[in-house]
RNA sequence: GUACCAUCCAGAGCGGCCGAGAGACCCGGCUCGACGACGCCGCAGCAACCCCCCGCGCCGGCGGGAGCGGGUGCUAACGCCGGGAUCGAUGGAGG
Numbered sequence: 001g002u003a004c005c006a007u008c009c010a011g012a013g014c015g016g017c018c019g020a021g022a023g024a025c026c027c028g029g030c031u032c033g034a035c036g037a038c039g040c041c042g043c044a045g046c047a048a049c050c051c052c053c054c055g056c057g058c059c060g061g062c063g064g065g066a067g068c069g070g071g072u073g074c075u076a077a078c079g080c081c082g083g084g085a086u087c088g089a090u091g092g093a094g095g
Base pairs, nucleotide, nucleotide: 004092005091006090007089008088013043014042015041016040017039021032022031023030025084026083027082028081029080044075045074046073049071050070051069052065053064054063055062056061079087
């Protein structure tokens, strides 16, 4: 981040700080929130996208495995629900 690929009905919470809105955006709902939400930090956890291992391959990839470890991610509700749009988020690849 303009262009590419994959995924988004499974799973996983406590503490501290903060103090009013939050659930990306628009419309309509619904829900969470001064019994402190959202956010930030710490710790814990979940999962398995990449690193890693095995097999196959038409050499573009495909299928499977592990979770001690590394890079991310995630831990209310199906991406909260319906409709919408140059949709969004995360990972990989790329610059």